[in-house]
RNA sequence: AGAGUUUGAUCCUGGCUCAGGAUGAACGCUGGCGGUAUGCAUAACACAUGCAAGUCGUACGGAAGUCUUCGGACUUUAGUGGCGGACGGGUGAGUAACACGUGAGAAUUUGCCCUUAGGAGAAGGAUAACAGAUGGAAACGUUUGCUAAUACUUCAUAUAGCUGAAAAGUGAAAUGGGAAACCGCCUAAGGAAAAGCUCGCGCCUGAUUAGCUAGUUGGUAAGGUAAUGGCUUACCAAGGCUACGAUCAGUAGCUGGUUUGAGAGGAUGAUCAGCCACACUGGGACUGAGAUACGGCCCAGACUCCUACGGGAGGCAGCAGUGGGGAAUUUUCCGCAAUGGGCGCAAGCCUGACGGAGCAAUACCGCGUGAGGGAUGACGGUAAAUAAAUUGUAAACCUCUUUUUUCAGAGAAGAAUAAAUGACGGUAUCUGAAGAAUAAGCAUCGGCUAACUCCGUGCCAGCAGCCGCGGUAAUACGGAGGAUGCAAGCGUUGUCCGGAAUCAUUGGGCGUAAAGCGUCUGCAGGUGGUUUAGAAAGUCUGCUGUUAAAGCCUAGGGCUUAACCCUAGAUCAGCAGUGGAAACUCCUAGACUAGAGUAUGGUAGGGGUAGAGGGAAUUUCCAGUGUAGCGGUGAAAUGCGUAGAUAUUGGAAAGAACACCAGUGGCGAAAGCGCUCUACUGGACCAUUACUGACACUCAGAGACGAAAGCUAGGGGAGCAAAUGGGAUUAGAUACCCCAGUAGUCCUAGCUGUAAACGAUGGAUACUAGAUGUUGCAUAUAUUUUUAUGCAGUAUCGUAGCUAACGCGUUAAGUAUCCCGCCUGGGAAGUAUGCUCGCAAGAGUGAAACUCAAAGGAAUUGACGGGGGCCCGCACAAGCGGUGGAGCAUGUGGUUUAAUUUGAUGCAACGCGAAGAACCUUACCAGGACUUGACAUACUAUGAAUUCGGUUGAAAUGCUGAAGUGCCUUCGGGAACAUAGAUACAGGUGGUGCAUGGCUGUCGUCAGCUCGUGUCGUGAGAUGUUGGGUUAAGUCCCGCAACGAGCGCAACCCUUGUUUUUAGUUGCUAACAUUAAGUUGAGGACUCUAGAAAGACUGCCGGUGAUAAACCGGAGGAAGGUGAGGAUGACGUCAAGUCAGCAUGCCCCUUACGUCCUGGGCUACACACGUGCUACAAUGGUUAAGACAAAGAGUUGCGAACCUGCGAAGGUAAGCUAAUCUCAUAAACUUAGCCUCAGUUCAGAUCGUAGGCUGCAACUCGCCUACGUGAAGGUGGAAUCGCUAGUAAUCGCCGGUCAGCUACACGGCGGUGAAUUUGUUCCCGGGCCUUGUACACACCGCCCGUCACACCAUGGAAGUUGGCCAGACCCAAAGUCAUUACUCUAACCGUAAGGAGGAGGAUGCCUAAGGUCGGGCUAGUGACUGGGGUGAAGUCGUAACAAGGUAGCCGUACUGGAAGGUGCGGCUGGAUUACCU
Repeated sequence: AGAGUUUGAUCCUGGCUCAGGAUGAACGCUGGCGGUAUGCAUAACACAUGCAAGUCGUACGGAAGUCUUCGGACUUUAGUGGCGGACGGGUGAGUAACACGUGAGAAUUUGCCCUUAGGAGAAGGAUAACAGAUGGAAACGUUUGCUAAUACUUCAUAUAGCUGAAAAGUGAAAUGGGAAACCGCCUAAGGAAAAGCUCGCGCCUGAUUAGCUAGUUGGUAAGGUAAUGGCUUACCAAGGCUACGAUCAGUAGCUGGUUUGAGAGGAUGAUCAGCCACACUGGGACUGAGAUACGGCCCAGACUCCUACGGGAGGCAGCAGUGGGGAAUUUUCCGCAAUGGGCGCAAGCCUGACGGAGCAAUACCGCGUGAGGGAUGACGGUAAAUAAAUUGUAAACCUCUUUUUUCAGAGAAGAAUAAAUGACGGUAUCUGAAGAAUAAGCAUCGGCUAACUCCGUGCCAGCAGCCGCGGUAAUACGGAGGAUGCAAGCGUUGUCCGGAAUCAUUGGGCGUAAAGCGUCUGCAGGUGGUUUAGAAAGUCUGCUGUUAAAGCCUAGGGCUUAACCCUAGAUCAGCAGUGGAAACUCCUAGACUAGAGUAUGGUAGGGGUAGAGGGAAUUUCCAGUGUAGCGGUGAAAUGCGUAGAUAUUGGAAAGAACACCAGUGGCGAAAGCGCUCUACUGGACCAUUACUGACACUCAGAGACGAAAGCUAGGGGAGCAAAUGGGAUUAGAUACCCCAGUAGUCCUAGCUGUAAACGAUGGAUACUAGAUGUUGCAUAUAUUUUUAUGCAGUAUCGUAGCUAACGCGUUAAGUAUCCCGCCUGGGAAGUAUGCUCGCAAGAGUGAAACUCAAAGGAAUUGACGGGGGCCCGCACAAGCGGUGGAGCAUGUGGUUUAAUUUGAUGCAACGCGAAGAACCUUACCAGGACUUGACAUACUAUGAAUUCGGUUGAAAUGCUGAAGUGCCUUCGGGAACAUAGAUACAGGUGGUGCAUGGCUGUCGUCAGCUCGUGUCGUGAGAUGUUGGGUUAAGUCCCGCAACGAGCGCAACCCUUGUUUUUAGUUGCUAACAUUAAGUUGAGGACUCUAGAAAGACUGCCGGUGAUAAACCGGAGGAAGGUGAGGAUGACGUCAAGUCAGCAUGCCCCUUACGUCCUGGGCUACACACGUGCUACAAUGGUUAAGACAAAGAGUUGCGAACCUGCGAAGGUAAGCUAAUCUCAUAAACUUAGCCUCAGUUCAGAUCGUAGGCUGCAACUCGCCUACGUGAAGGUGGAAUCGCUAGUAAUCGCCGGUCAGCUACACGGCGGUGAAUUUGUUCCCGGGCCUUGUACACACCGCCCGUCACACCAUGGAAGUUGGCCAGACCCAAAGUCAUUACUCUAACCGUAAGGAGGAGGAUGCCUAAGGUCGGGCUAGUGACUGGGGUGAAGUCGUAACAAGGUAGCCGUACUGGAAGGUGCGGCUGGAUUACCU
């Protein structure tokens, strides 16, 4: 210090998540030692048992005991008395408060302690204990009698104290205890320390809590208190608090500190320390210096316990401990040795404070589990398969050490002293001995994030902090090996801070990402021009006080080190006091004019309100002319019209809106404003000199205005038009289109208060290049036109700068200041609830649970568009011929079947794999057989191999007989073949083409696809490759931040078209001979054959073009602009096709999914589709005669000629290994005859009979021939295919496969031989540029809403059950205070009666608990119900994204299953085209 995650990729915004640190923690696995700390966070729940506050005999009288020298002494202590139980210890319930923190203050008190001064004289009466009697179960009493004090009381004294203006009044003691030292007592003053009270400042959240308060605020008087004070009471006044947040509600002990952070901050308040509060719950006082009292009292309540039922007792939030709760927190330990406390003169006693030990890896710190050597890199494990790798110097083994462990011995400090006194503790520590001995785990290994392989599993099981992994090769699940990290721990979970600049003071934003109020006025508030003087609040500065200690930090020191502890120092900063400074801000006083305003003179204007007037158009009505249609649409229909429409002429009426001018022109705060005139009225600008003298800016709350729609009341109603009706469209059409049409639109008076109320840009001020328009005013040049300048507006471009980019750019989104508003992930949701407003509709304010890891902005590359432009193609058009109808052939689907093997499935499957299924093929089915196998390699043994019989069987196979002894040799044997045996293995047309190679199809023979360097951009990327021309072409030229290059295009290759040359056999024949015949001689001239050459390049001319590329025309030429045809297929796309051509990973079968055989099937048949053949006839059919090819094939072959047969064919047989022979008659065509438009002399299916051929074999299931039979079919619906010239169409011929053939297929060959297009509107496909996009699996995309089902959280709800709070009333315990004088009464007074005083009782006020009542707030639950969210591939539509097929969206109203539709107004965050400027 950052990282992961939105995208195909990018930049940004923005959330989520991670890495760090911390913890009173808990859980899982594991666990050697020591030191130092820490340890009920939950039930302030209930508590058994023990202990935690006593002490003093030097205050007192007794009692008991011991000793005794009998004088007494000593010990113990129940009681009286004194001091202490208000400290120490615990807890955090309550408390939002002078509780706490900090700093001040005045009207107070204080036992013990310290200092000072003074004093203690004289009397008195009781009482507990005790003894007797007596009640009660107990707790505990009652009564009679005796007695003491440092217990209690009176008098005296009192300078001082207190009261009082004074006079005066009032008011004390223990001459006690002790042998003594000495300890005590009383009064007063002061101190120390402690406590009470008051005030300034600080101190959580909520405004969906806005008003609160009657002792309330103040005064007077009185009471009360230690003391001030409404603290209390009476009276008087009506105050007091609050937007700087009162009141109310929720939550919470506060602080020093702790933790995190660079800091500012945030979170927190265990242990230690200070303060506060509490002590079962609530109330109350007593005592006392101090309490409204944790281990005291009284009362009430709840709970527990004892009881003899009459009554009693209790309070662990002290230390241990128990139950309970909980994820979770220890021993019913030792000791007062130390420190501290209480009492005591002291000795001493008490002390669960404290000091220690125990338990717990709970935390921090330290140590160890060995060190050195050791390669044949051992065994084993893991992985692998060529060697070899890893665990790994790790082990074994050798040498060494002993921290730790065990044993034995010695043995502290802490103790303060002259001595005694140690719980811890025989502890720490030291010495010796033994022996590597007693001691390693946990998590992780896809990225973030250090660390990788194998096996298993197969979207299962599971993992996961985020992204995500798992569907048969998982580094992500589980195991293993290995590795990495930390280590007596490791990991997980929870919480806090950090990272997060993700609430931003330091330190963020608001045009489009979330975010500027619709606009203005304006109080409070905040901010504010120039200058002088003063003051000193802010500010700066010196000094003083304080901010406890501990902690943090620094330095030093002590435990072997560290943690830990000790000593010293120090910083920042807060508050208060005091002195100083005066620049800035504030304040006071004065001055100024540049801000602001006023006056004066002009100017422009759809600024506003009211009134009056006007014409065009529309509709309606009246009248005329006139006749059959009008209207409307994509096309129609509804509708209007012979009762006279539409059209046209004239007249009348009504309402609404104001053409042209008209303009990124004007005015207004915005909404908004447009015919003309008048009246009233607001603001702006320019100019001029005067005046005022900061009067200013902004503005929470508040107020005013505020489109359209909507509401109320009354008018008005021409046109338009939600709703509604009808007609269309459609699968439907609650829509788009059409015909009608009501609210409404208009006016008046009110309400509503919202819009994409937008420049999606708050207001003000200042500064910072320009250029070009335009509106208003002014000035200058002599003036009009102009021009220039200034001010004020309004626009376009643009520099610097800013911005994520787009863009903004003196009208800022630049640079600064001031003020206001608003934002903090998406959804839920602008919803629920509460409140305010409204007649209503609704508006304003405005959440949470839950859910997701994104949502979003700008730009990029593609793809797509029922977007645009340009261009091409038999793409359309123009033509010719077909398919679709018939019959047949063939392939496919479907169906059937034992099997009908299988693959191919839009174009790009379907006469395709298959260039040929009767057996074989064959992969399928039935049956019969074999198991090292039909086939390959290796081993052993035997035998040559092989051939021919018989027999079994459907065959495979089995049994049996005969013939036969080969070749090479180094004589060992070997090669080939066959049989048998055993094991490795063979074998598989079994699966996966979505594991693959190779090959192929397709876009497409389309013109594209890229790279290097440079440049531009933050970047993805762009440029080049775009643009202007041109081309078949990214072909070429020109231009250009590009310059070059590669794969494609073209060319090079083959065939063909022309010529030359070479060569003439089997080919040819002009001349010469010859023949039936180029048959033979002869010839190379011609044809032809096949080698080599030539030829075509826009080369030449003219025109166009830019003097280019190129195009058009022409000449010449066999051929002209690629001459024609073929081969040739860029980067890539389709998980395209093929595991059944071949190869191949993995999986599967192994007496079978392998192999052999026979038979069957692949040929089935209601039907559907594709591709073809033959036809439907006269451009024809048939009969007869006649003519002209090319290219092929042939020895298991082609087979002439001859003979036989109607024929298929058969017999015989020449020639040919082919320019020689054969297949082999080419057909269309020509000539002649017949047929004469018919189901025919068309067509030929189907069927019957008889034959032929191939072949072991033609039944399933072949082809051919002859005779007979003679079906459908008369040119084919919607739709659809091919073709641009030697092409279509038409006519035959040949070949491959092959025994034969289903070939009408496929591949070639030639013959005859057209028509049309000089165009790109449209359909389809493609290329380039551009545009929009919410798509990127890329439109077969994305995506919205209802409905149905499941689950989740939540709102409403008749109610219902609790809690809290305040109020009113009733009752009223204990108790203080007051009253009373009923009862009792030692001290004092009084001879006595009696009095004073006291106690009890009674009464009164207040009052806890309790009760009644109606409220407020809050929580739980609730039949039913509302929407929301999430879910697998459900249903209905298709609203949005492209012009999304009706542009979308905003507000509002109506309406519809649903998305939605329509009306009115608004916006561009709309594509396209045209126009204007």